[in-house]
RNA sequence: AGGCGAGUGGCUCAAUUGGCAGAGCAUCGGUCUCCAAAACCGAGGGUUGUAGGUUCGAUUCCUACCUCGCCUG
Numbered sequence: 001a002g003g004c005g006a007g008u009g010g011c012u013c014a015a016u017u018g019g020c021a022g023a024g025c026a027u028c029g030g031u032c033u034c035c036a037a038a039a040c041c042g043a044g045g046g047u048u049g050u051a052g053g054u055u056c057g058a059u060u061c062c063u064a065c066c067u068c069g070c071c072u073g
Stems, first nucleotide, its partner, number of pairs: 001072007010025004019056001027043005049065005
């Protein structure tokens, strides 16, 4: 320098012929308990890496860039 893949809650990951952003763990509150743990119930938490474009509508399609990983030279 070129090619490929990944980037979504604190963490690990879903969400596909474009149509309500979700789960588990963690955190917080409650029930239970002498206290805790476990179990159960509930709650909060997201500029979907950045900037544009297409579209009535973009996590999803297109372009450029950033970060990380792999490959080629």